[in-house]
This is a predicted complex of two RNAs, RNase P RNA and transfer RNA, with 438 nucleotides together.
Order: sequence, then C1' cells, then structure tokens
RNA sequence: AGAGCCGACCGGACAGCCGCUGGCCGGCCACCUGCGGGUGGUGGGCGGGAGGAAAGUCCGGGCUCCAGAGGGCAGGGUGCCAGGUAACGCCUGGGGGGCGCGAGCCCACGGAAAGUGCCACAGAAAAUAUACCGCCGGACCGGCUGGCGCCGGAUCGGUAAGGGUGAAAUGGUGCGGUAAGAGCGCACCGCGCCGCUGGUAACAGCGGUGGCAGGGUAAACCCCACCCGGAGCAAGACCGAAUAGGGGAGCACUGGCGUGGCCCGCGUCGCUCCCGGGUAGGUCGCUAGAGGCGCGCGGCGACGCGCGUCGUAGAUGAAUGGCUGUCCACGACAGAACCCGGCUUACAGGUCGGCUCUCGCA
RNA sequence: GGGCCGUUAGCUCAGCUGGUAGAGCACUCGGCUUUUAACCGAAUUGUCGUGAGUUCGAAUCUCACACGGCCCACCA
Repeated sequence: AGAGCCGACCGGACAGCCGCUGGCCGGCCACCUGCGGGUGGUGGGCGGGAGGAAAGUCCGGGCUCCAGAGGGCAGGGUGCCAGGUAACGCCUGGGGGGCGCGAGCCCACGGAAAGUGCCACAGAAAAUAUACCGCCGGACCGGCUGGCGCCGGAUCGGUAAGGGUGAAAUGGUGCGGUAAGAGCGCACCGCGCCGCUGGUAACAGCGGUGGCAGGGUAAACCCCACCCGGAGCAAGACCGAAUAGGGGAGCACUGGCGUGGCCCGCGUCGCUCCCGGGUAGGUCGCUAGAGGCGCGCGGCGACGCGCGUCGUAGAUGAAUGGCUGUCCACGACAGAACCCGGCUUACAGGUCGGCUCUCGCA
Repeated sequence: GGGCCGUUAGCUCAGCUGGUAGAGCACUCGGCUUUUAACCGAAUUGUCGUGAGUUCGAAUCUCACACGGCCCACCA
C1' cells in the first nucleotide's frame, strides 16, 4: 500500500424566527369554600419532547383479570455439555462437525439393535433379503477334431470381487488365499464393547477385545429428558350520562357458568346465542425501571456485588414541523401508544479500537 | 394497539398422511346453425406469494419476509 475479519459507536451540525404538544410557576377575572385552597376563563414566563431499529409481533418476563391457578389427560415447545439470567428458542465459555491460507465464520448437534410407517421411477433386490449380466465348477446334449481338447446350448450349484440401476446396494484400501470368490485370514483405517487416564460434563487420549453388530428418514409418527394454566392495557378499576333492564330460540341443580379442549377439585347460581335499545364523556392504570453512566472488587466470559451520580416523551383525532443563514462527508431505514429482556428484518454515509493475509522498502 | 386467517391457471376453489398439480367458468380452434347464443369436441393453460433450510425428492414439513382480509369499546 492492497485485500479482508471482529467488536463498539454516531446516524446531519450550529444560530435565528414562527409554530405543535403536554408539564411547572406567577398576574387578572368569575364561581365555590370547612379560608388551607379548589374549579373555569384570559394573558405571560421557564424548561421537556421518538429509535437503533420505536418495525415484524417471532420468543421470554413483569403487570392485570379469571381460585394469590391446584392434580391428571390431551396439546404445544426446547433438544451436545456447563454456566449466566426475572425468564427465554437469548447470551457466555467449552466439546464435536463443516468452510476459509489466515484473522475468523456457520451448524434444529438427543435416540434409527423400543416399536410403526415411508423410500416414487429405475433396478434382480430398497431391508425377514436377493441373483439380471458376468465369473467359476459338476453332470447332459449338439458341432468341430485322428486324439488331448475347443466352441455353443440348456440345467444344477457356488460367488457379491467386476458390470448395470439408483439419491442410497449390507464397512474401506492393500496383500495373501481360492475353481472363482468372500473378514475366509492378516495389516492399517473406520465401527461396536470393556478397562484405564484427563476433564464437573459433553468429550478426548491410550490399551485390550470383537470380523462387524446388519441402509436412509425422527423439520414422519414416536421414545427419552426438561419446560409451559388461559387471556390480554380495547387487560382491569372508579365516577358520570342516557335507554325498553324489551322480544325470540336453546340448556338448566345427577345442571349451567367461572376467557381454547376433557376429567377432578375449588368458587358461584342462572347461562349461551340471535333480534333489538342507550352512550361515544372523564379519572386512574401511565411510566423510577430486572433504569442509564462512572469507579472498585469477584469471574476466562456472559454476568454478579458494593459505592457514587443522573432524572431522560407519556399523547388519546393522537404532539417533534417549517423558513432563513453558514458548514460538511449533502443526510438512509423509518416514527412511541402498558413496560422491559432478546431474536429477526430494513438502513445513505461515517468514526474509533483490535486482528489476519499478500506485496514493497529498510 | 392486540388477536386470528389466507395467498395454487385470467376468475372461483380442490389437492397439504411428501413422489413432480387438477375441477368449474372464461379464452382459442373446430363442428352444429342463414347468423349469434346454447350445445358437442379438442387444445393451451401455472417461477403453487418470495427467499432459505430438511429430504434422494417440497404446493405439502420448518424458518424468515411480502401482500391481503376478518374480529376486539362501554352500559342496562
């Protein structure tokens, strides 16, 4: 210098003017008063006001109601090991496998000798095995030959080396062996079992042993281990206003209802559906929380503990915008709606830190 | 804001215990008819919303994304 990997962060800046939204503090007016104040109106001042994803709603939790949600079945989820956490399908560390020269990256990574199912077409055969071509042997028939014998046909048997089919064919390579072959025997590799060593464990290493256990599929049913009650802030609580607590159907005390299904249990006594009626008001929930930042300690790390410090949207027709000037790298994806931890997806451009490879120079 | 469902031929829908996708209508062509409609016959119909993964093989199973639709206020 070029190419690349990982992590953290920013995501137009500054000034002026005009607006929007809700909050706080005074002034004036009206009303109420238990004299502290409260309500309404009007007009000022002050400070606050979207994100890293606010998104998708894919997981997990808080909160609220249903029994402070209890037992079983069914159903769903997760799936190497250990840890972190409020919890998780998240994160960290480790093991195994794969990719890359490397920094690094990726993996739904339990069980197929518990059972069941499926494996189209092709192929002899797709899982109790089997024999299409081929190879080899026996006896038979025919042809050639003087004869040994050779060739062809059909049959019985051996074989899984070779060919062929397929995504996949019953361990692989080599040597021996054999009529031809074959774990038939041997060596190495792979695999199973046993033991020892290291490790909390997953697992790894070493030694012994067995000729080989009998294909794939569990993002097919299933088995094993662990986890999960349901609904959601339009949850839920209170105040106020108005209307017809009306009509029909169904089930009703061995019953109905209690927010997906069934049984039990507990609570409660009418319930479900349809046709209608009324109101589209207010307050709370509503933001201080598993919170941010800094330092110290423990831990490889995720994280935990302690101390200090900060105050940082809370709307409900729903607020962040516009104009001007200066500057630059010319501004992307996109906007809260109960809250938080994750994951995933979208994203112009830029900053910082750590690291790898190649080339050049010294 | 929250919950649920769907996407297959031009349209409406089947197929979703994995084996290579159909039905009806429409369109095109031919027949019948003086002609049209109806009727009869034939043929064409597809990136199965998109992209990954599992599998030998995916419309079907799993994940992510896109688009569309439906429902949910309170009172008596």
The coordinates come from a structure-prediction model, not an experiment, and the mean pLDDT is 80.
Rfam match: Bacterial RNase P class A. The family's RNA type in Rfam is ribozyme. From the family's description: Ribonuclease P (RNase P) is a ubiquitous endoribonuclease, found in archaea, bacteria and eukarya as well as chloroplasts and mitochondria. Its family is annotated with ribonuclease P activity, tRNA processing and dimeric ribonuclease P complex in the Gene Ontology.